Model confidence (mean pLDDT): 82 of 100. This is a predicted structure of a 552-nucleotide part of an RNA (large-subunit ribosomal RNA, domain I) from a Patescibacteria group bacterium.

[in-house]
Context: one part of a larger RNA
């Protein structure tokens, strides 16, 4: 050197599994000035993480459950507490420093500093923030009257506006994802690149709810007709857009979840403020349509049906603790039986987890069957409460204007100007039912709706819980995190971001004796097992020692 042999290093394999990851299932859904969210810093007999809690502070009342231990855990030790029912599950209170919108002022968060009222005068309670709306009260300058004056002006008084002041209410700021509106890239594809894509995404702004947003046809259709919106399938990669290039791409119809309609303006009536009067302005009936529809006159008929998105009662469910719950012994191997061997037994229960190996019959469970003082809550019936009407004949009163509409110049519709449609900037600019918009240039016929107000549950997203589950990952995987992980540590900052599981059934974690200054190591001891000794389960490989074998 090479090869083996024992060890040393290392920590891969295997096994495990507290922890992840997906999916379904049921439910729940806004917190905040009555002070969130989220932190400080304090609280145990000893108290450092971490969990709880808040000077009433490892906790307090109450009402219910529940029955032998317990005073969170790493993790003890003293002291305690409990059948006169703790500990511990749940319901509803109680207390809840400081700081955070933070709101009496100020600040460099978690600190400083204050003023009024009350009170036991030690101190302690309460209150002092902006800003919007509602009422009151005060209220300059301005005005308007009277009254003096030549005149400027001076008094006095009226009602008001600015301001200011009190009550009174709402508001502020927070929320991972879902939602609506505004703003709006760019890498990239087009094998370059400009239109175009990407993408109205990404990223910022406002807001708002448990959903949100749209919705009760000035809508589609096509020659029959359909009947608010949303959501899913189709329809279909079809029609069509498109340097007709990459690429983008509908709708109708028809299956489906779900299911719900309505209120205003105006015309006319009546009340009331201002006002001579016109007229406007509040209020309150009335009135809400498109085979038009309602006013109004007249005239007929009629007390009746349906509905609530209201509120309360009782029933019956469901949520937040819970409770009952079958049936096995012996003998071997064994450290230990759930193994083997033998003989039984339950089963609406042979799901699964523990349990010194592998257990229907040891434990928790599992089939079944059953339960709430309290608070929520969901069907269902009841009550109350509310809302809900015709039909003719005249009359031409009414029906939402800088609005449809047209011209031009953006956007948005799958549709990139060629045109329809929706929305908008500029200019012009109607009609009034015999009105007016749409039917993809436009006429004309013929359908079909009724723009220029507003509301509106469901079925749909999303995040949590809770329950089931997995041809999902098993410690370089699986959540970034199975461990004091968003921790330590990195950055001034936004912000970035780890490494780390495993004695054993049980600590039984090595008294005790000897070397050693310790560290460690040799006995003895315990264990099945110490080459299982807290550096601790298996211990691979590099890699290093030691002993031996060969040696070209």
């Nucleotide at each position: 050197g090479u090869c083996g042999a024992c060890a040393a290093u290392g920590g891969a394999u295997g096994c495990c599994u507290u922890g992840g990851g997906c999916u379904g299932u049921u439910g729940u859904g806004c917190c905040g000035a009555a002070g969130a969210a989220g932190g400080a810093c304090g609280u145990a007999g000893u108290u450092g993480g971490c969990a709880g809690c808040g000077a009433u502070a490892u906790u307090c009342g109450u009402c219910g459950g529940g029955g032998a231990g317990g005073a969170g855990u790493c993790a003890a030790c003293a002291u305690c507490c409990u059948g006169c029912g703790a500990u511990c599950c749940g319901g509803c209170g109680g207390u809840u420093u400081c700081c955070g919108a933070a709101u009496g002022g100020g600040g460099a968060a978690a600190c400083c500093c204050g003023c009024g009222u009350c009170u036991u005068u030690a101190u302690g309670a309460c209150g002092c923030u902006g800003c919007g709306u509602a009422u009151c009260a005060u209220g300059a300058u301005a005005u308007c009257a009277a009254u003096c004056g030549a005149a400027a002006g001076a008094u006095u008084g009226g009602g008001u506006u600015a301001g200011u002041g009190a009550u009174a209410u709402g508001u502020a700021g927070g929320g991972c994802a879902c939602c609506u509106c505004c703003u709006g890239a760019a890498c990239u594809g087009a094998a370059a690149c400009a239109u175009c894509u990407a993408a109205g995404u990404a990223a910022g702004g406002a807001g708002a709810g448990g959903a949100a947003a749209a919705g009760a046809a000035a809508u589609c259709g096509a020659a029959u007709g359909a009947g608010a919106u949303u959501c899913c399938g189709u329809u279909a990669g079809u029609a069509g857009c498109g340097g007709c290039g990459a690429g983008c791409g509908a709708a109708c119809a028809c299956g489906g979840a779900a299911g719900a309609g309505u209120c205003u303006a105006a015309a006319c009536c009546c009340c009331g403020a201002u006002g001579c009067a016109a007229a406007u302005c509040g209020g309150g009936g009335g009135g809400u349509u498109g085979u038009g529809g309602g006013g109004c006159u007249c005239c007929c008929a009629a007390u009746a049906u349906g509905g609530g998105a209201g509120a309360g009662a009782a029933a019956c469910g469901g949520a937040u603790a819970g409770c009952a719950g079958a049936a096995c012994g012996c003998g071997c191997c064994g450290g230990a039986a759930u193994g083997c061997g033998c003989g039984a037994c339950c089963a609406a229960a042979g799901a699964g987890a523990g349990u010194g190996a592998a257990a229907g019959u040891c434990u928790c469970g599992u089939a079944u069957g059953c339960a709430a003082a309290a608070u929520c809550u969901g069907u269902u019936u009841c009550u109350c409460c509310u809302c809900u009407a015709g039909g003719g004949a005249g009359u031409u009163c009414c029906c939402a204007a800088g609005u449809a509409c047209c011209a031009u110049g953006g956007a948005g519709c799958a549709c990139g100007a060629a045109g329809g449609c929706u929305u908008u900037g500029u200019g012009g600019g109607a009609a009034g039912c015999u009105g007016g918009g749409g039917g993809a240039a436009c006429c004309a016929u013929c359908c079909u709706c009724c723009a220029a107000g507003a509301c509106u549950a469901a079925a749909u997203a999303c995040a949590c819980a809770u329950u089931a589950g997995c041809a999902c990952c098993g410690a370089u995987a699986g959540u970034g995190a199975a461990c004091g992980a968003g921790u330590a540590c990195c950055g001034u900052g936004a912000g970035g971001g780890a490494a780390a599981g495993g004695u054993g059934a049980a600590a039984a974690g090595c008294a005790c004796c000897c070397c050693g200054g310790a560290a460690g190591g040799g006995g003895a001891a315990u264990g099945a097992a110490a080459u299982a000794g807290u550096a601790c389960c298996u211990g691979a490989a590099a890699u290093u020692g030691u002993c031996g074998a060969c040696u070209a």
Rfam family: Bacterial large subunit ribosomal RNA. Gene Ontology terms of the family: structural constituent of ribosome and ribosome.